Predicted 3D model of an 85-nucleotide RNA (c-di-GMP-I riboswitch aptamer) from a soil metagenome. Model confidence (mean pLDDT): 88 of 100. The model forms 100% of the base pairs in the Rfam consensus. Its Rfam family is "c-di-GMP-I riboswitch aptamer". Rfam describes the family as follows. GEMM was predicted in a large-scale screen for bacterial structured RNA regulatory elements. RNAcentral holds the sequence, with entries from MGnify.
RNA sequence: GAUAAAGGCAAAACCGGCGAAAGCCGGCGACGCAAAGCUAUGGGCCUAAUGCCAUGAAAAUGGCGAUGGCUGCCAGGUCGCCGAA
Numbered sequence: 001g002a003u004a005a006a007g008g009c010a011a012a013a014c015c016g017g018c019g020a021a022a023g024c025c026g027g028c029g030a031c032g033c034a035a036a037g038c039u040a041u042g043g044g045c046c047u048a049a050u051g052c053c054a055u056g057a058a059a060a061u062g063g064c065g066a067u068g069g070c071u072g073c074c075a076g077g078u079c080g081c082c083g084a085a
Stems, first nucleotide, its partner, number of pairs: 001082001008033002014027005031072001037078003041075003044070003051064005
C1' cells in the first nucleotide's frame, strides 16, 4: 500500500468442555480484519473467588478488593507474507 496474486485469521449465534464469574478451549459458523501474528508493559474495560470490613443468633446479605481476564478498545515492544504504479 493496488478492486493484483498466493495464502491467513475468524465476530455473533448454536453444541460440548473448563471456570465462582469475567472469560477461555474444541466443534460448527463468517460479522469483519493488512498485523484480527506474539506480548497484559502503559492507559482503558470486565469480573469479584480466596481475603478483609459491616449487618446478622445463624444461614446469609451488602461493601471493598486482582492475585483472575480482554491484544477483535488505544498505544508501546517484538517478529513477519505478498508487493504493481